[in-house]
Molecule: SAM riboswitch aptamer (S box leader)
Organism: Cellulomonas sp.
RNA sequence: CACCUAUCAGGAGCGGUACGAGAGACCUGGCUCUGUGACACCGCAGCAACCCCCCGGCCGAUCCGGGUGCGGGUGCUAAUGCCAGGACCGAUGGAGG
Numbered sequence: 001c002a003c004c005u006a007u008c009a010g011g012a013g014c015g016g017u018a019c020g021a022g023a024g025a026c027c028u029g030g031c032u033c034u035g036u037g038a039c040a041c042c043g044c045a046g047c048a049a050c051c052c053c054c055c056g057g058c059c060g061a062u063c064c065g066g067g068u069g070c071g072g073g074u075g076c077u078a079a080u081g082c083c084a085g086g087a088c089c090g091a092u093g094g095a096g097g
Base pairs, nucleotide, nucleotide: 001097004094005093006092007091008090013044014043015042016041022033023032024031026086027085028084029083030082045077046076047075050073051072052071053067054066055065056064057063081089
């Protein structure tokens, strides 16, 4: 990077000496957040259970079902992926290439 696959109405936030005007992926229309400093960044805390791990099914598996949250790898922590419509939609995990 393309392809395949699963999930996306549940859950979880505070601080900063740091940034400085937009942000909520993109387009249109709404709505919301935002100089009482948003977004992004950093720190700490937390949520969850995709993978690692454990049990069962199986000759076996990149398959299916279940378990745990001490730990490891990601992810996530305003609003249903904020809402409606749109499109080679997007995001995250996993597998193989």